[in-house]
Notes
This is a predicted structure of a 343-nucleotide RNA (Bacterial RNase P class A) from a marine sediment metagenome. The coordinates come from a structure-prediction model, not an experiment, and the mean pLDDT is 76. It matches the Rfam family "Bacterial RNase P class A". The family's RNA type in Rfam is ribozyme.
């Protein structure tokens, strides 16, 4: 230098005047003094957990999801560390990475063929048949799959043997499957042992199988207080009252007035911010992370607050704005800083 990872910072400072939590005071419509007030992503609502309400005996179906192992979590699809494959010279980084020797489906175009494999073009033509100058030549059946040619992909590769020419046809090595042994918790590994000439193309973000896990709807959740008007209920009261019903009476329903009850609209309070917390240190682990111990108190709005204007200085300032809360994960960002590696 040039490359990789990982942590930070996200204009500083002063003055004024607002707006708002929340303590305190006081002459309580209100004022006044202290004090606090936006993120690293408060986003995008994509995963997970907390809270609350409904539903649930337990099991299964359908449906959704994740998908090497092993661990961390409150949980996750996050994170750690390890396997394996793939990328670079490294550091490193990428990955829905179960199963296609269970069953289905599908594969353009090229190709002879695209899956009980097959034969286009090529080799052969030993056997069988004719010629023959005995060297061999001709045609056909037929035999092959080594070598060309399609393709992304065509029944392992390299070499000897073999053979008319070939072929795991036959040996040797590599490769594969299949049992054991060794290491490892485990994925999974072996320049270890034995077999078998040897399974057969791809594609499960295609159906599917298998293995785990998932009940719904959300803070407009959901609890509390409660008006005016309107209705509901019940007691009592009054006319021995009106109207309905009925031929009448009783009875029934309704109609007045006072008193009580409950439900529930407007408004208003709670849920509302203290925690799966920040920070510091020691312990215990390769880590993620757990334990303990000390310190700090760090928005809470509800027509919705966190602004604006001046003045000094600089590297002249990106992207973006809580609304129940927390871990995540993607995305978005001017520009600065500092660390570990690797060349």
């Nucleotide at each position: 230098g040039a490359g990789u990872c990982g942590g930070c910072c996200g204009g500083a400072u002063g003055a004024u005047c607002g707006c708002u939590g929340c303590a305190c005071g006081c002459u309580u419509c209100g004022c006044g003094u202290g004090u606090g007030g936006a993120g690293g992503a408060a986003a995008g609502u994509c995963c997970g957990g907390g809270c609350u309400c409904c539903a649930u005996a337990g099991g299964g179906c359908a449906g959704g999801g994740u998908g090497c192992c092993a661990g961390g979590u409150a949980a996750c699809g996050c994170c750690u560390g390890g396997g394996c494959g793939g990328c670079g010279a490294a550091a490193g980084c990428c990955g829905a990475c179960g199963g296609a020797a269970a069953g289905u489906g599908c594969c353009a175009c090229a190709g002879a063929a695209a899956a009980c494999a097959u034969a286009c073009c090529g080799c052969c033509g030993a056997u069988g048949g004719c010629c023959u100058a005995c060297g061999g030549g001709c045609a056909c059946a037929g035999g092959u799959a080594a070598g060309g040619g399609u393709g992304a992909a065509a029944a392992g590769g390299u070499g000897c043997g073999g053979u008319a020419a070939g072929a795991g046809c036959g040996c040797a090595c590599c490769g594969c499957g299949c049992g054991g042994g060794u290491g490892g918790c485990a994925a999974c590994a072996c320049g270890c042992c034995g077999u078998g000439g040897c399974a057969g193309g791809g594609u499960a973000a295609a159906c599917c199988c298998c293995a785990c896990c998932c009940g719904g709807a959300g803070c407009a959740a959901g609890g509390c207080c409660a008006a005016a008007u309107a209705g509901g209920g019940g007691u009592g009261c009054a006319u021995u009252g009106g109207u309905g019903u009925g031929g009448c009476c009783c009875g029934c329903a309704u109609c007045g007035c006072a008193c009580c009850c409950g439900g529930g609209u407007a408004g208003g309070c709670c849920g509302c911010u203290a925690c799966a917390g920040g920070c510091g240190c020691g312990c215990g682990g390769c880590g993620a992370c757990g334990c303990g111990c000390g310190u700090c108190g760090c928005a809470g709005a509800u027509g919705a607050a966190u602004g604006a204007u001046c003045g000094u200085c600089c590297u002249c300032g990106a992207c973006a704005g809580a609304a129940c809360c927390c871990g995540g994960c993607u995305u978005a960002c001017a520009g600065g800083c500092c660390g570990g590696c690797u060349c």